[in-house]
RNA sequence: UGAGUAAAACGGAUGAUCGCGGGUACAGUUGCCGAAAGGCAGUACCUGAGGAAAGUCCGAGCUCCAUAGGGCAGGGUGCUGGAUAACGUCCAGUGGAGGCAACUCCAAGGCUAGUGCCAUAGAAAGAUACCGCCGGUUGGGAGCAAUUCCAGCAGGUAAGGGUGGAAAGGUGCGGUAAGAGCGCACCAGCAGUUAGGUGACUAACUGGCUCGGUAAACCCCACCUGGAGCAAGACCGAAUAGGGGAACAAUGGAACUGCCCGUUCCGUUCCCGGGUUAGGUCGCAUGAGGCUGCUGGCAACAGUGGUCCCAGAUAGAUGGUCAUCGCCCCGGAAGGGGUACAGAACUCGGCUUAUGUUUUGCUCAAAUG
RNA sequence: GGCCCCAUAGUUCAAGGGAUAGAACGGAAGUUUCCUAAACUUUAAAUCCAGGUUCGAGUCCUGGUGGGGCUACCU
Numbered sequence: 001u002g003a004g005u006a007a008a009a010c011g012g013a014u015g016a017u018c019g020c021g022g023g024u025a026c027a028g029u030u031g032c033c034g035a036a037a038g039g040c041a042g043u044a045c046c047u048g049a050g051g052a053a054a055g056u057c058c059g060a061g062c063u064c065c066a067u068a069g070g071g072c073a074g075g076g077u078g079c080u081g082g083a084u085a086a087c088g089u090c091c092a093g094u095g096g097a098g099g100c101a102a103c104u105c106c107a108a109g110g111c112u113a114g115u116g117c118c119a120u121a122g123a124a125a126g127a128u129a130c131c132g133c134c135g136g137u138u139g140g141g142a143g144c145a146a147u148u149c150c151a152g153c154a155g156g157u158a159a160g161g162g163u164g165g166a167a168a169g170g171u172g173c174g175g176u177a178a179g180a181g182c183g184c185a186c187c188a189g190c191a192g193u194u195a196g197g198u199g200a201c202u203a204a205c206u207g208g209c210u211c212g213g214u215a216a217a218c219c220c221c222a223c224c225u226g227g228a229g230c231a232a233g234a235c236c237g238a239a240u241a242g243g244g245g246a247a248c249a250a251u252g253g254a255a256c257u258g259c260c261c262g263u264u265c266c267g268u269u270c271c272c273g274g275g276u277u278a279g280g281u282c283g284c285a286u287g288a289g290g291c292u293g294c295u296g297g298c299a300a301c302a303g304u305g306g307u308c309c310c311a312g313a314u315a316g317a318u319g320g321u322c323a324u325c326g327c328c329c330c331g332g333a334a335g336g337g338g339u340a341c342a343g344a345a346c347u348c349g350g351c352u353u354a355u356g357u358u359u360u361g362c363u364c365a366a367a368u369g
Numbered sequence: 370g371g372c373c374c375c376a377u378a379g380u381u382c383a384a385g386g387g388a389u390a391g392a393a394c395g396g397a398a399g400u401u402u403c404c405u406a407a408a409c410u411u412u413a414a415a416u417c418c419a420g421g422u423u424c425g426a427g428u429c430c431u432g433g434u435g436g437g438g439c440u441a442c443c444u
Stems, first nucleotide, its partner, number of pairs: 001365010012325007020048007031040003050341001054352002057350005062229004069261004074225005079093005094108001095106004109220002114218002116214003130161002132157003136153007169187006188210001190207007233282004243272006252266004273444004289308008326339005370440007379394004387424001396412005417433005
């Protein structure tokens, strides 16, 4: 310098001016808005989007249904140990895969629990003999004979050919009628023993030699799992037709989203119709909170001290203009253009996706000193 | 805001993990006719996108994109 890899940081700045939302004070009275509940104009000060606020994909808090109950079904997760409120997340490892390497990726339990499937091709896809090889036997032929050829029958054989994504462990030597883990050496796999490790697992030795793939196929095993969601829910105010139909009539209906049990309530549920300007207040901003120091831990994280208070709308504020500067592009200059993805809605922890720039560590290659 | 569902020719729908993805209507070309319609013949045209599992994916799994539906209280 180039290529790559991992991580971290920032997410334009300052000033002026015009506006908008929220909080506090004046300030609870007058006044104003409203039918009411209830709310407010004005002035001053403070404050006002994100790393993803997004997708709504997981996990929780919170609220109601029973303090969230039992069984079946259903759903989810799936190497080991740890972290955490919890998780499908994170950290550290194990095994496997990719890469020269830094490093990255893996739904990674069980097909020797069972069942299913494996199209086409192929003889055969858990069970097989198509071609081939081998000896036996029957018949026929050649030959003096040894022997050999042809056809048939019942066998042996998975070494060779051929098919396939996949063919019964692989390679080699021996062995055999031909063959075969039949024997041996190395390698792969399985089981056992011993040693190490909390464990996944690893190493050594021994053994019979050996078992197809597929569970993001049904399924089995282990663990987890009640439902709904802030339009949850609580209170206040107002209005209307307490109207019509259906189900069930306590052996019922609903809560209870598939079934059974159990509990609770009882004129309950559903549909149509009608009303409310889908009114107002709370929930709703101090929280598993942020920043920082120390201690423990490889780390995720935990403990502890200090310090800070940091959006809260309900048709939805967080903006517009001007000036100067920053960064990028064009240009000789003057100057011109651009400045990513994207907008909170009860709140957190994650994941995933979108996206501009900068910095640092490490790896490889080349060149120079 | 919240909760669900769907995606296959131009349109409406099919398709047990086995592929040359099928049907109807519509389109195009031709035959027939003086011309058109009808009829007949032929033909073009698709799995929303990207990964993964598998020998093999429209189908199974994950992520994204697009579209649609439901959802207040009182009586």
Two RNAs folded together computationally: RNase P RNA and transfer RNA, 444 nucleotides in total.
The prediction has a mean pLDDT of 79.
It holds a member of the Rfam family "Bacterial RNase P class A". By type it is a ribozyme. Its family is annotated with tRNA processing, ribonuclease P activity and dimeric ribonuclease P complex in the Gene Ontology.